[in-house]
Molecule: c-di-AMP riboswitch aptamer (ydaO/yuaA leader)
Organism: soil metagenome
RNA sequence: UGCCGAACCCCACCCGGGGGCGGGGGAUCCAGGAAUUUGGGGCGAAGUCCAAACCGGACGGAGUACUUUCGAGCUCCAGCCCGUCAGCUAACCUCGCAGGCGAAGUUGAAAG
Repeated sequence: UGCCGAACCCCACCCGGGGGCGGGGGAUCCAGGAAUUUGGGGCGAAGUCCAAACCGGACGGAGUACUUUCGAGCUCCAGCCCGUCAGCUAACCUCGCAGGCGAAGUUGAAAG
RNA backbone atom coordinates (compact mmCIF):
# COMPACT_ATOMS: atom_id res chain seq x y z
C1' U A 1 0.00 0.00 0.00
C1' G A 2 -3.06 -3.96 -1.58
C1' C A 3 -5.48 -9.19 -2.16
C1' C A 4 -8.69 -13.75 -0.47
C1' G A 5 -12.56 -13.73 3.29
C1' A A 6 -18.71 -11.86 6.62
C1' A A 7 -14.47 -11.09 9.54
C1' C A 8 -15.29 -3.71 9.38
C1' C A 9 -16.23 1.40 11.67
C1' C A 10 -16.98 4.32 16.11
C1' C A 11 -17.07 5.10 21.62
C1' A A 12 -14.64 3.59 25.99
C1' C A 13 -9.74 2.13 27.75
C1' C A 14 -11.35 -1.68 33.65
C1' C A 15 -15.15 -5.10 32.35
C1' G A 16 -17.25 -3.48 27.88
C1' G A 17 -20.88 -0.76 24.53
C1' G A 18 -23.12 1.10 19.70
C1' G A 19 -23.59 0.70 14.38
C1' G A 20 -22.74 -2.48 10.31
C1' C A 21 -21.68 -7.20 7.82
C1' G A 22 -22.13 -12.68 7.92
C1' G A 23 -24.12 -17.70 9.80
C1' G A 24 -27.52 -21.20 12.43
C1' G A 25 -32.14 -22.63 14.87
C1' G A 26 -37.33 -21.53 14.61
C1' A A 27 -44.88 -21.22 12.98
C1' U A 28 -49.08 -20.81 9.67
C1' C A 29 -48.92 -21.54 4.41
C1' C A 30 -46.19 -24.26 0.91
C1' A A 31 -43.11 -28.43 -0.22
C1' G A 32 -42.40 -33.65 0.70
C1' G A 33 -45.31 -38.99 0.83
C1' A A 34 -42.10 -41.25 3.14
C1' A A 35 -37.84 -41.11 6.65
C1' U A 36 -35.33 -43.13 10.90
C1' U A 37 -26.54 -46.73 10.38
C1' U A 38 -26.32 -47.53 3.85
C1' G A 39 -27.41 -42.38 9.72
C1' G A 40 -28.54 -37.31 8.94
C1' G A 41 -27.05 -32.19 8.86
C1' G A 42 -24.05 -27.27 8.98
C1' C A 43 -19.91 -23.46 7.63
C1' G A 44 -17.04 -22.92 3.05
C1' A A 45 -16.42 -21.92 -4.08
C1' A A 46 -14.08 -26.41 -2.58
C1' G A 47 -19.22 -30.73 -5.74
C1' U A 48 -20.43 -35.06 -8.95
C1' C A 49 -18.85 -39.00 -12.02
C1' C A 50 -15.08 -42.26 -14.20
C1' A A 51 -10.63 -44.74 -13.27
C1' A A 52 -9.00 -47.33 -9.27
C1' A A 53 -2.02 -51.48 -11.50
C1' C A 54 0.27 -46.15 -13.36
C1' C A 55 -1.77 -41.37 -11.09
C1' G A 56 -4.93 -39.23 -12.59
C1' G A 57 -9.20 -37.74 -16.09
C1' A A 58 -14.04 -35.38 -17.34
C1' C A 59 -17.94 -32.14 -16.15
C1' G A 60 -18.77 -28.32 -12.77
C1' G A 61 -17.01 -24.47 -9.36
C1' A A 62 -13.55 -20.39 -7.04
C1' G A 63 -9.66 -16.47 -7.28
C1' U A 64 -6.87 -13.32 -10.51
C1' A A 65 -5.96 -4.99 -7.80
C1' C A 66 -12.82 0.19 -9.60
C1' U A 67 -17.59 -2.73 -10.97
C1' U A 68 -20.39 -5.93 -14.42
C1' U A 69 -20.53 -9.08 -18.88
C1' C A 70 -17.93 -12.01 -22.69
C1' G A 71 -13.13 -14.38 -24.17
C1' A A 72 -8.08 -16.12 -23.28
C1' G A 73 -3.86 -17.26 -19.68
C1' C A 74 -2.31 -18.75 -14.69
C1' U A 75 -3.49 -20.79 -9.77
C1' C A 76 -6.92 -23.60 -6.59
C1' C A 77 -11.09 -27.29 -5.57
C1' A A 78 -8.96 -27.40 1.24
C1' G A 79 -10.25 -27.61 6.09
C1' C A 80 -13.56 -27.76 10.13
C1' C A 81 -18.16 -28.41 13.05
C1' C A 82 -23.03 -30.66 15.21
C1' G A 83 -23.93 -35.42 17.57
C1' U A 84 -28.94 -39.36 16.11
C1' C A 85 -31.20 -34.11 15.31
C1' A A 86 -32.88 -29.61 12.16
C1' G A 87 -37.14 -28.61 4.56
C1' C A 88 -39.04 -23.45 3.77
C1' U A 89 -40.26 -20.20 7.71
C1' A A 90 -42.96 -14.20 10.54
C1' A A 91 -42.25 -13.23 15.59
C1' C A 92 -38.47 -14.94 18.54
C1' C A 93 -33.73 -17.33 20.07
C1' U A 94 -28.58 -17.74 19.09
C1' C A 95 -23.39 -17.52 17.05
C1' G A 96 -18.98 -15.15 14.29
C1' C A 97 -16.31 -10.47 13.00
C1' A A 98 -10.87 -14.98 12.28
C1' G A 99 -6.91 -16.59 9.61
C1' G A 100 -3.74 -16.33 5.47
C1' C A 101 -1.06 -13.98 1.29
C1' G A 102 1.46 -10.11 -1.85
C1' A A 103 4.82 -5.71 -3.54
C1' A A 104 3.06 -2.26 -9.64
C1' G A 105 0.17 -6.52 -9.78
C1' U A 106 -2.15 -11.92 -16.31
C1' U A 107 -4.52 -10.00 -20.59
C1' G A 108 -8.25 -8.37 -24.75
C1' A A 109 -13.14 -6.19 -25.80
C1' A A 110 -17.88 -3.66 -24.45
C1' A A 111 -20.68 -0.77 -20.94
C1' G A 112 -20.75 2.06 -16.43